[in-house]
Molecule: transfer RNA
Organism: Microscillaceae bacterium
């Protein structure tokens, strides 16, 4: 230098024929207990790496760019 893959909640990851974004853990509130733990019921938390384009509508399609990983030279 070229090619490919990945980027989504604090962490690990889902999420397709484009239609209002989810799980587990974590965190927090309440209940339960004499207290803790366990358990139960809820809540909070996201500009979907960034910037454009197409579209009535983009996490999803296209382009550029940034970061990480792998391969080739």
């Nucleotide at each position: 230098g070229c090619u490919u893959u990945u980027g989504u909640a604090g962490c690990u990851c889902a999420g397709u024929u484009g239609g209002u974004a989810g799980a587990g853990c974590a965190u927090u509130u309440u209940c339960c207990u004499g207290c803790c733990a366990u358990g139960a019921a809820g809540g909070u938390g996201g500009u979907c790496g960034c910037a454009g384009g197409u579209u009535c509508g983009a996490u999803u399609c296209c382009u550029g760019u940034c970061a990480a990983a792998a391969g080739c030279g």